Context: one part of a larger RNA
RNA sequence: ACGCUGGCGGCGUGCUUAACACAUGCAAGUCGAACGAAGCAAUUAAGCGGAAGUUUUCGGAUGGAAGCUUAAUUGACUUAGUGGCGGACGGGUGAGUAACCCGUGGGUAACCUACCUUAUACUGGGGAAUAACAGUUGGAAACGACUGCUAAUACCGCAUAAUAAAGAAUAUCGCAUGAUUUUCUUUUGAAAUAUUUAUAGGUAUAAGAUGGACCCGCGUCUGAUUAGCUAGUUGGUGAGGUAACUGCUCACCAAGGCGACGAUCAGUAGCCGGCUUGAGAGAGUGACCGGCCACGUUGGGACUGAGACACGGCCCAAACUCCUACGGGAGGCAGCAGUGGGGAAUAUUGCACAAUGGGGGAAACCCUGAUGCAGCGACGCCGCGUGAGUGAAGAAGUAUUUCGGUAUGUAAAGCUCUAUCAGCAGGGAAGAUAAUGACGGUACCUGACUAAGAAGCCCCGGCUAACUACGUGCCAGCAGCCGCGGUAAUACGUAGGGGGCAAGCGUUAUCC
Numbered sequence: 001a002c003g004c005u006g007g008c009g010g011c012g013u014g015c016u017u018a019a020c021a022c023a024u025g026c027a028a029g030u031c032g033a034a035c036g037a038a039g040c041a042a043u044u045a046a047g048c049g050g051a052a053g054u055u056u057u058c059g060g061a062u063g064g065a066a067g068c069u070u071a072a073u074u075g076a077c078u079u080a081g082u083g084g085c086g087g088a089c090g091g092g093u094g095a096g097u098a099a100c101c102c103g104u105g106g107g108u109a110a111c112c113u114a115c116c117u118u119a120u121a122c123u124g125g126g127g128a129a130u131a132a133c134a135g136u137u138g139g140a141a142a143c144g145a146c147u148g149c150u151a152a153u154a155c156c157g158c159a160u161a162a163u164a165a166a167g168a169a170u171a172u173c174g175c176a177u178g179a180u181u182u183u184c185u186u187u188u189g190a191a192a193u194a195u196u197u198a199u200a201g202g203u204a205u206a207a208g209a210u211g212g213a214c215c216c217g218c219g220u221c222u223g224a225u226u227a228g229c230u231a232g233u234u235g236g237u238g239a240g241g242u243a244a245c246u247g248c249u250c251a252c253c254a255a256g257g258c259g260a261c262g263a264u265c266a267g268u269a270g271c272c273g274g275c276u277u278g279a280g281a282g283a284g285u286g287a288c289c290g291g292c293c294a295c296g297u298u299g300g301g302a303c304u305g306a307g308a309c310a311c312g313g314c315c316c317a318a319a320c321u322c323c324u325a326c327g328g329g330a331g332g333c334a335g336c337a338g339u340g341g342g343g344a345a346u347a348u349u350g351c352a353c354a355a356u357g358g359g360g361g362a363a364a365c366c367c368u369g370a371u372g373c374a375g376c377g378a379c380g381c382c383g384c385g386u387g388a389g390u391g392a393a394g395a396a397g398u399a400u401u402u403c404g405g406u407a408u409g410u411a412a413a414g415c416u417c418u419a420u421c422a423g424c425a426g427g428g429a430a431g432a433u434a435a436u437g438a439c440g441g442u443a444c445c446u447g448a449c450u451a452a453g454a455a456g457c458c459c460c461g462g463c464u465a466a467c468u469a470c471g472u473g474c475c476a477g478c479a480g481c482c483g484c485g486g487u488a489a490u491a492c493g494u495a496g497g498g499g500g501c502a503a504g505c506g507u508u509a510u511c512c
Base pairs, nucleotide, nucleotide: 001507002506003505004504007384008383009382010381011380012379013377014376015342020340021339022338024337025336026335029085030084031083034082035081037079038078039077040075041074042073043072044071045070046069047068048067053062054061055060092295093294094293102219103218104217105216106215107214108213111212112211116208117207118206119205120204121203122202123201124158126156127155133148134147135146136145137144138143164187165186166185167184168183169182171180172179173178193200194199195198221267222266223265228258229257230256233255234254235253236252237251238250239249240248270292271291272290273289274285275284276283277282297318298317299316300315301314320331321330322329323328348374350373351372352371356370357368358367359366360365387417388416389415390414397408398407399406400405421453424447425446426445427444431439456501457500458499459498460497461482462481463480467496468495469494470493471492477484478483
């Protein structure tokens, strides 16, 4: 996986095939305590406005509400934009890779490290723009173009500082290319503020922590019906490049380098902790969980950044799909669900951020298909139940028979009990507490209630536990091996009986 069967619960686990193609929804945002706007509400001020009321000599006067406009302030938000941090984590897959990829042990006197921690010092003074917005305008759309205005923790100079860099000298240390201390000279060279006023930031240097980079020893499948392979190839000098060493790249010079201890080529394959099996030695395997690596439709490339050559970023090319007004555009589920397809075969377009963890934020909080849970599947393991006691007229029925009986069989009925599970009713957690519970009215507890709602599958010739009757007649069929069946078949089919295992039992496949 398939066939027959199927009561409950717990814990696990679930596309091994097409790295095949994907409709739809969600899976990465957040900060107004960086910034300017627009919108909303309230208050205040000014201007316009002029109702009710009062008064009247009926002409009017007084009065000042609603409403409108402008400006300022405040408030909690919304919208897009500038800006900051995070989108390099988390999650998926195993295509490629036989390699310093992985495992293990070392090295870097050849390196980088945002956020975090510690220490020291600082946070001065200027400038020019630009999005948003407004206007004009192009396009079917995607998306733009031009003109004008404006802000910042965005951008650019200046000043100053250092234990920064380079050079020189000195001393100490080291096996060493060198490392460190001190002095001098030269050069380069920082900053940003915000608010609710004690908080959060910013800059520089030194150190730590964390994460990464590189180098080396050893180990790491098969094939010789693959024996020679290699020109940036091996080494040197000098440049360039990198965080850093190196033919990493380039110019020149030399002619080297690897190989039966298996190079090169070909095939297969992600590696490991582990897992399965075995008394062990081993053999097989790499699902789940954990560590590392690689990949993100295919093939290239860089940008930004502390970190990527970046799954849900960008550019180019290719295949495919979709939209189009035919000019041109859009897309990437090997994220979670889900669809088609392939296949013997693998689940819900579920709930919640309550917990754990992650991102942003001063915080409140927001986001989180990570995660926690629920749903489906006897897919696996484990546990429980389908009743207990008594009951011989050894009932009836059935099978068989030598027709006497024998078996089913204490089995049933009957009588006396019990209530685990399921069902019904009531109560009801811990997990998280100052408050907040998806799970969940769940687990669990109590009560009443009825033996009621809960047993199948395979086998019975030997191996191998378990036998008779009938049917069939080398037919139909069985079969893992030996082999059964041609008229008395314990081997085929059915029945009765028996044996084994049991919510499973058999078959097939694979491994030991």

The part of an RNA shown here (small-subunit ribosomal RNA, 5' domain) has 512 nucleotides and comes from an uncultured bacterium.